[in-house]
RNA sequence: GGCCCCAUCGUCUAGAGGCCCAGGACGCCUGGUUUUCAUCCAGGUAACACCGGUUCGACUCCGGUUGGGGCCG
Numbered sequence: 001g002g003c004c005c006c007a008u009c010g011u012c013u014a015g016a017g018g019c020c021c022a023g024g025a026c027g028c029c030u031g032g033u034u035u036u037c038a039u040c041c042a043g044g045u046a047a048c049a050c051c052g053g054u055u056c057g058a059c060u061c062c063g064g065u066u067g068g069g070g071c072c073g
Base pairs, nucleotide, nucleotide: 001072002071003070004069005068006067007066010026011025012024013023018056027045028044029043030042031041032040049065050064051063052062053061
């Protein structure tokens, strides 16, 4: 340098045009239970990498940028 893949709560991930102002697990916070901690139960917390385009409608499709990974030279 060329090609391919990936980017979503603090972490791991689901969702692949409208049903989702985005769901689950762990974490964290609060409360309950417990003599206390842990466990268990209930509630809460918090995310679509960025910029354009397509569309009535975009996390989702397209282009570019950035970052990460792989293959080739």
A computed fold for a 73-nucleotide RNA from a Minisyncoccota bacterium, annotated as transfer RNA. Rfam family: tRNA. It is annotated as a transfer RNA. Model confidence (mean pLDDT): 82 of 100.